[in-house]
RNA sequence: CUCAUCCAGAGGGGCAGAGGGACCGGCCCGAAGAAGCCCCGGCAACCAUUCACGACGUCACGCCAUGCGCGUGUGACGUGAGGGAAGAGGUGCCAACUCCGACCCGGACCGCAAAGUGCGGCGACCGGGACAGAUGAG
Numbered sequence: 001c002u003c004a005u006c007c008a009g010a011g012g013g014g015c016a017g018a019g020g021g022a023c024c025g026g027c028c029c030g031a032a033g034a035a036g037c038c039c040c041g042g043c044a045a046c047c048a049u050u051c052a053c054g055a056c057g058u059c060a061c062g063c064c065a066u067g068c069g070c071g072u073g074u075g076a077c078g079u080g081a082g083g084g085a086a087g088a089g090g091u092g093c094c095a096a097c098u099c100c101g102a103c104c105c106g107g108a109c110c111g112c113a114a115a116g117u118g119c120g121g122c123g124a125c126c127g128g129g130a131c132a133g134a135u136g137a138g
Base pairs, nucleotide, nucleotide: 001138002137003136004135005134006133011040012039013038014037015036019029020028021027024101025100026099041094042093043092046090047089049085050084051083053082055079056078057077058076059075060074061073062072063071064069098132103129104128105127106126107125109121110120111119112118113117
């Protein structure tokens, strides 16, 4: 830098001793013990592994009786982008949706004008997108 995912899931102990939730605002977590390190446990299924349900390809053998095909059926083999399995390997993760917002759009709502519905606002609500970030793979 590129691509995919991010409303699911999963915590105990020891050392340590005041911070942590990326950043800003908020709101939280924390001496009933934060960060960090270690041990054990777990979650998940990105990579790797594996199956071959479906799909596709190749080959073989059939079917059709006014249709001989870019058709259709069976079997063998192959591929693995869809799908499934497992959790021994490489990562990751185990408060709160990536904790929420932060920018844009729509809705809701509020105010004003008014009869073509329009203009403006919007901290807090709902939905979508962007930005940023995290994780994996390259």